About this RNA
This is a predicted structure of a 75-nucleotide RNA (transfer RNA) from a Candidatus Heimdallarchaeaceae archaeon. Its mean pLDDT, the model's own confidence on a scale to 100, is 81. The organism belongs to Candidatus Heimdallarchaeaceae, within Archaea.
[in-house]
């Protein structure tokens, strides 16, 4: 320098054009002598950054910036 593949709540991660969900986690409450587990609710992300295409973008195109992993023949 080429390519792939990915960046989404605090973590891991799901959405493949119709205004983001789930599991841990956290806060409340219930159980319990208490705790721990179990059960209910509740909390929190605008989707790496910027432009575009659309009536509508996390989801298409294009630049860029991080992370992984692959290839680099001539000279």
């Nucleotide at each position: 320098g080429c390519c792939u593949c990915g960046g989404u709540g605090g973590c891991u991660u799901a959405g493949a054009g119709g205004u983001a969900g789930a599991g841990c986690g956290u806060c409340u409450g219930a159980c319990u002598u208490g705790u721990a587990a179990u059960c209910a609710g509740g909390c929190g992300g605008c989707c790496g950054g910027g432009g575009g295409u659309u009536c509508a973008a996390a989801u298409c195109c294009c630049c860029c910036c991080c992370g992984a992993g692959g290839c680099u023949c001539c000279a």
It matches the Rfam family "tRNA". From the family's description: Transfer RNA (tRNA) molecules are approximately 80 nucleotides in length. The family's RNA type in Rfam is transfer RNA.